[in-house]
Context: one part of a larger RNA
């Protein structure tokens, strides 16, 4: 390399948009590039294969023939391709409805916490037990008021939305996507996607704010043989906001995207529709999502099973024994931290 693979054994890119490229629906006409067929040329000889023939046979020798590829020529037109015409089922547009913690910005709300003021007096707090700590300079507790920052109890759910990361108090504005119904319009406009671009939890970095809570580091108290921990009292960065950077995660369904196909049963969410009259429970049909059980099939098994890990097709990414090592070196990126790419010797 081929082959074989990628849920858990090595292996799916964190996610999307999209360039080149690859692949691509039904009908019909033409072309003949690919494709196929005939004939010819070339393919040194020898060798090998096949058919003959000569040494008594054979080995050996001799004669004929065959030959992928390439070139030329004459044809074929199913498939691929090219050009044209056409179609509507893929894709999109339009009209009518609908659901949603999708996003961005602004405003508002109550509870809790802390602080300030008031009342009030001797303890509070904490633990397995304690102590550090707080408190007569008035704590803990308590009531009313004020201030501050952060997070949104219940509802709440195998619920919903989003490409992923993720998203949850309430209201308003702007805005993205999705589903159903009508089948009016366009007429293959599609799928995938190396590079590229964008987004991307937490921690981290820069500048400026903010700082209630919690809390790396740090300090003290305990525990212990020790205790650089677990427990307790404090507490800085951080946690929050704005702008910029960083670009990684068990970024997980450890399962790339798309299309077709293939027993059923059941729960639930969002639509449409028929029956149903107790203003509508329930039942049936139908489309889309989220779950459970399970046939066939698959799988080493666990399990998966119309949301496949079944049966197939297209495109991309990735794997090839363990350690060395996601290291070294080089290059690219970054303010840095570090990220991306990514070996070998040696060893088992």
């Nucleotide at each position: 390399u081929u082959g074989g693979g990628u849920u858990u054994a090595a292996a799916g890119g964190g996610u999307g948009c999209g360039u080149a490229g690859g692949c691509g629906g039904g009908a019909u006409g033409c072309c003949a590039a690919g494709u196929c067929a005939g004939c010819g040329g070339u393919a040194a000889a020898a060798a090998a294969g096949c058919g003959g023939u000569g040494c008594u046979c054979a080995a050996c020798g001799c004669c004929g023939u065959c030959g992928a590829g390439c070139c030329g020529u004459u044809g074929a037109a199913a498939c691929u391709g090219g050009c044209g015409u056409u179609c509507u089922u893929g894709a999109g547009u339009g009209g009518g409805c609908g659901a949603g913690a999708a996003g961005u910005a602004u405003g508002c709300g109550g509870a809790a916490u802390g602080c300030g003021u008031g009342u009030g007096u001797a303890g509070c707090g904490g633990u397995g037990a304690a102590a550090u700590g707080c408190a007569u300079a008035g704590a803990u507790a308590u009531c009313a008021c004020g201030c501050a920052g952060a997070a949104c109890u219940c509802c709440g759910a195998u619920u919903g939305c989003g490409a992923a990361g993720g998203c949850a108090g309430c209201a308003u504005a702007c805005c993205g996507g999705c589903g159903c119904c009508c089948u009016a319009c366009u007429g293959a406009c599609g799928c995938u996607g190396a590079g590229g671009c964008a987004c991307g939890a937490a921690a981290g970095c820069g500048u400026g704010g903010g700082u209630a809570u919690c809390g790396a580091a740090c300090a003290g108290g305990a525990u212990u043989a020790g205790a650089u921990a677990c427990c307790c009292u404090g507490g800085u960065a951080g946690u929050c906001c704005a702008c910029g950077c960083a670009g990684u995660a068990a970024a997980c369904g450890a399962u790339g995207a798309a299309u077709g196909u293939a027993a059923a049963c059941u729960g639930u969410c969002c639509g449409g529709u028929g029956c149903g009259a107790g203003u509508g429970a329930g039942c049936g049909c139908u489309g889309g999502g989220c779950g459970g059980u399970a046939c066939a099939g698959c799988g080493a098994a666990a399990g998966c099973g119309u949301u496949a890990a079944g049966c197939a097709u297209u495109c991309c990414a990735c794997c090839u024994g363990g350690g060395g090592a996601g290291u070294a070196c080089g290059c690219c990126g970054g303010c840095a931290a570090c990220g991306g790419u990514g070996a070998a010797a040696c060893u088992c």